[in-house]
This record gives sequence, structure tokens and C1' cells, in this order.
RNA sequence: CGCGGGGUAGAGCAGCCCGGCAGCUCGCUUGGCUCAUAACCAAGAGGUCGCAGGUUCAAAUCCUGCCCCCGCUA
Repeated sequence: CGCGGGGUAGAGCAGCCCGGCAGCUCGCUUGGCUCAUAACCAAGAGGUCGCAGGUUCAAAUCCUGCCCCCGCUA
């Protein structure tokens, strides 16, 4: 250089194919329960969806270019 996979909340991931409220588990915060802690229950905060541009009424999703990580090949 070429090919494949990946980048979405603090962590791990789904959603993408087939455009239409941005989600799940854990973690964090607050409250409940308890003599107390853990567990359990309830609520909440937390996101430029890797970057830029394009298409569209509307883009995490489609198109183009680029960046980063992993693997394969040479």
C1' cells in the first nucleotide's frame, strides 16, 4: 500500500441492513427499605452517535473524503 472488522453516556454493548422520540446492563447521584452496610425497590443526572461535507422535510442510519484502534496479506 491492499482487504476485513470496529469507533454510540464513566465501562461494556445494541440500534445502522430497511432514515422518523438515542437505548440496554453495570457504574454514579438522590430517595425508600434496614439498628447499620450490602442486597433489593423507585427516581434522576450523564451523549457534538470518531471528524468534515453532501443528499433529504428529517441522518447514529444513505453517499463522499479524512482520522484513530484491532486483525489478515505482502
Molecule: transfer RNA
Organism: Candidatus Saccharimonadota bacterium